This is a predicted structure of a 455-nucleotide part of an RNA (small-subunit ribosomal RNA, 3' major domain) from an uncultured prokaryote. Its mean pLDDT, the model's own confidence on a scale to 100, is 81.
Context: one part of a larger RNA
C1' cells in the first nucleotide's frame, strides 16, 4: 500500500423500521431442474441464469432424430469445355426432394477479340449453429448513477510508496468554502440535450366555436372568424436573485414573500479508473483445432408442446368494498400504404334492480358436443364463439417481494412479432391512497482511523 474483523467513529440507500399491496396454499399459463425419449437442438446458474436468448417451435423457423436422396456442391471466385437460360401443356414413378417422357414458345449486348446468362467435366475452393468466451474483436451484465479513479511539477522517504485525495465546516455530489508542502490538471460529479409543468409569440388546416349570420339532415353542417382549445417552430421565465435568522465576515443550511414551478421543479438520456479469466465463437466478425461422398447440402415425418415429481416467473380467484341484468358517459399513446380530414377505439367510475353469506347467481379448471376464423395442412400441436359439465379452492407454515406521489393498489387501451396464436413484453391514459418516530438492529455501499501470523 491494499484486502479483511461478529474493531472504532462519522454517512448514505425502500437497507431496517412505519405503511399498502403481494409471493409461498389451489387451478391454469410461462420459463428451468429431474426424469423420459429415436430425438425431446443449444446456450443462460447465487444477486447479476430461470415469461431469459425466443418481438410469437403445425410446415417453414430448426440448429435435435428417423428415413429417402446430392457429391465443386443451397451459396462466391479462378480455369476448360458447349449452349440461351427459361417458361408452358400434358403424363408417369416417388413421401417428397428427385428421376424420366412430351407439346408450344425461345436469347441480349458486342471495337466482332469476346461479354452477359445458363449448363457440364475436372481442379482450386466452397460449405460446417462443428470444439476452444480461459486465445480473441465488437457488444452487454454487475458493483453503481456509488462518489470516486488518477497525472505533472515540487516536496518527503534508502525503498515500496506518501502527500495532493489528509483536517474543520457544507453537500445528492472529491459540491463548495476554509486552512495545509504543496500548487495545477484530466477521466468521473454538476451542467449543456430530450421531455413534462407557466405565459408570450408566429402560423390557423384536416384543428377550434367566444361573437355575427344562415340552415334544419340539430352535427360547426354552412358563410364567417383564429378569441379560445389544440397542433408545432420560436422566446420568457428559477438564480438562493430578494428578505430574515444562522454560520466564521465562508461555504451553506432554515423560514418567508412573490411566482406556473424554490433550492437538483418531476422524469429520461448521459455508466469514471476498474472488479467478476462474469456473459455471448449459436447475432457478427476472428486464431487455432477439427469434418470434408460428410460434422457439408436437399426433403418428407416426427421432436423442440413428453410427465411420477421439485423450483422461479406471472394470471385467475376464493366473494357482498361483491357477482349477475339494464342504463351510462369522460382519454391518452399508437396503427391502418396518405389522411389532426376516413377507420380503429375503452374499462373500472355513477344510476337502478336483483342475489343475501351458501362451495352459493362466488370460482372457472376439466371433460363432451356443434360451430366459427387463418392457414396446402390445426391428429400429434393453433385461436375464438354456444350449449352442457361445473374440479381445487372459504386468504395460505417457515420464509420471501416490489413500492415514497400522481407512486402503490386498481381498470382498460395500443404497439412490436405476426397468415393465425400472450396471462408475456414495450408504451399509454382513467381512478387514486397509507406511511416515514428514527437509524440500535438485517443487507449494500462511501471516507477516516486501528489490529493482522493475508496478497
Nucleotide at each position: 500500500u491494499g484486502a479483511c474483523g461478529g474493531g472504532g467513529g462519522c454517512c448514505c440507500g425502500c437497507a431496517c423500521a412505519a405503511g399498502c399491496g403481494g409471493u409461498g396454499g389451489a387451478g391454469c399459463a410461462u420459463g428451468u431442474g429431474g426424469u423420459u425419449u429415436a430425438a425431446u437442438u443449444c446456450g443462460a446458474a447465487g444477486c447479476a441464469a430461470c415469461g431469459c436468448g425466443c418481438a410469437g417451435a403445425a410446415c417453414c423457423u430448426u440448429a435435435c432424430c428417423u428415413a429417402c436422396g446430392c457429391u465443386u456442391g443451397a451459396c462466391a471466385u479462378g480455369c476448360c469445355c458447349g449452349g440461351a437460360c427459361g417458361a408452358u401443356u400434358u403424363c408417369c414413378a416417388g413421401a417428397g426432394a428427385u428421376g424420366g417422357a412430351u407439346c408450344u414458345c425461345u436469347c441480349c449486348c458486342u471495337u466482332c477479340g469476346g461479354g452477359g446468362c445458363c449448363g457440364g467435366u475436372g481442379c482450386a475452393c466452397a460449405g460446417g449453429u462443428g470444439c476452444u468466451g480461459c486465445a480473441u474483436g465488437g457488444c452487454u451484465g454487475u458493483c453503481g448513477u456509488c462518489a470516486g479513479c488518477u497525472c505533472g511539477u515540487g516536496u518527503c522517504g534508502u525503498g515500496a510508496g506518501a502527500u495532493g485525495u489528509u483536517g474543520g465546516g457544507u453537500u445528492a455530489a472529491g459540491u463548495c468554502c476554509c486552512g495545509c508542502a504543496a500548487c495545477g490538471a484530466g477521466c468521473g460529479c454538476a451542467a449543456c440535450c430530450c421531455u413534462c409543468a407557466u405565459c408570450c409569440u408566429u402560423a390557423g388546416u384536416u384543428g377550434c366555436c367566444a361573437u355575427c349570420a344562415c340552415g334544419u339532415u340539430u352535427g360547426g353542417g354552412u358563410g364567417g372568424g383564429c378569441a379560445c382549445u389544440c397542433u408545432a417552430g420560436g422566446g420568457a421565465a428559477a438564480c438562493u436573485g430578494c428578505c430574515g435568522g444562522u454560520g466564521c465576515u465562508a461555504a451553506g443550511c432554515c423560514g418567508g414573500a412573490g411566482g406556473a414551478a424554490g433550492g437538483c421543479g418531476g422524469g429520461g438520456a448521459u455508466g469514471a479508473c476498474g472488479u467478476c479469466a462474469a456473459g455471448u465463437c449459436c447475432u457478427c466478425a476472428u486464431g487455432g483445432c477439427c469434418c470434408u461422398u460428410a460434422c457439408g447440402c436437399g426433403u418428407a415425418g416426427g421432436g423442440c408442446u413428453a410427465c411420477a415429481c421439485a423450483c422461479g416467473u406471472g394470471c385467475u380467484a376464493c366473494a357482498a368494498u361483491g357477482g349477475c341484468a339494464g342504463u351510462g358517459a369522460c382519454a391518452a399513446u399508437g396503427g391502418g400504404u396518405u389522411a389532426a380530414u376516413c377507420c380503429c377505439c375503452a374499462a373500472a367510475a355513477a344510476c337502478u334492480g336483483u342475489c343475501u353469506c351458501a362451495g352459493u347467481u362466488c370460482g372457472g379448471a376439466u371433460u363432451g358436443u356443434c360451430g366459427g376464423c387463418u392457414g396446402c395442412a390445426a391428429c400429434u400441436c393453433g385461436c375464438c364463439g354456444g350449449c352442457a359439465u361445473g374440479a381445487a379452492g372459504u386468504u395460505g407454515g417457515a420464509a420471501u417481494c416490489g413500492c415514497u406521489a400522481g407512486u402503490a393498489a386498481u381498470c382498460g387501451u395500443g404497439g412490436a412479432u405476426c397468415a393465425g396464436c400472450a396471462u408475456g413484453c414495450c408504451a399509454c391514459g382513467g381512478u387514486g391512497a397509507a406511511u416515514a418516530c428514527g437509524u440500535u438492529c438485517c443487507c449494500g455501499g462511501g471516507c477516516c482511523u486501528u489490529g493482522u501470523a493475508c496478497a

Background: It matches the Rfam family "Bacterial small subunit ribosomal RNA".